[in-house]
RNA sequence: GGGUGUAUAGCUCAGUGGUAGAGCGUUUGGCUGUAGAUCAAGAGGUCUCUGGUUCAAACCCGGGUGUCCCCU
Repeated sequence: GGGUGUAUAGCUCAGUGGUAGAGCGUUUGGCUGUAGAUCAAGAGGUCUCUGGUUCAAACCCGGGUGUCCCCU
C1' cells in the first nucleotide's frame, strides 16, 4: 500500500427498519453479630464520527477514524 471483519452500559455481548436489552459489575434496602451467599429495588447509553436513503435508522448506503486478521 491492497483486502476482510469489527465499533451498542464499567466489562463480556444480544438486538436484520417502528419506545435500546441481558449476564457480570456497581448503588440502596431486606436477611446476617460482620462479611459472603441469597432476595428485592435502582442508577448507568450522543448505539465510534459524518453525510445520505426513508414517514421512521443501532439496523440500509457513501465517506472518515480506531482496532483484529490476511496479502504485499

About this RNA: The prediction has a mean pLDDT of 81. A computed fold for a 72-nucleotide RNA from Trichonephila inaurata madagascariensis, annotated as transfer RNA. It matches the Rfam family "tRNA". By type it is a transfer RNA. The RNAcentral record of the sequence draws on ENA and Rfam.